[in-house]
Annotation
The RNA shown here (c-di-GMP-I riboswitch aptamer) has 85 nucleotides and comes from an Alphaproteobacteria bacterium. It was read from a public genome assembly, where an Rfam model found it. The source organism's lineage runs through Bacteria, Pseudomonadati, Pseudomonadota and Alphaproteobacteria. Model confidence (mean pLDDT): 87 of 100. Its Rfam family is "c-di-GMP-I riboswitch aptamer". Rfam's curators write: GEMM was predicted in a large-scale screen for bacterial structured RNA regulatory elements. Clan: c-di-GMP_I riboswitch clan.

RNA sequence: CACCGAUAAGGGCAAAGCGCCGGUGACGGCGUGACGCAAAGCUUCCGGUCCACGCGUUUCGCGCGGGGAUAGCGGGGUUGCCGAA
Numbered sequence: 001c002a003c004c005g006a007u008a009a010g011g012g013c014a015a016a017g018c019g020c021c022g023g024u025g026a027c028g029g030c031g032u033g034a035c036g037c038a039a040a041g042c043u044u045c046c047g048g049u050c051c052a053c054g055c056g057u058u059u060c061g062c063g064c065g066g067g068g069a070u071a072g073c074g075g076g077g078u079u080g081c082c083g084a085a
Base pairs, nucleotide, nucleotide: 004083005082012037013036017032018031019030020029021028022027035072041078042077043076045075046074047073048070049069050068051067053065054064055063056062057061
């Protein structure tokens, strides 16, 4: 230095639920709360899933289009703390 990741040290983040607020919606913000997380820091580049709208289909769920949500769905990119085996 790289891989790797301790029942190490010091810290960090915060799922579900609940309250308030925003959004047509997926969902987001703040508070509370901790299920978990070594990138659960950042980023929609790729795939997935989801949403509203439009179109098609013909039975109502699928397909297509452009737009959006999710980085705690996975991959990639990028930055970064610590150091036992």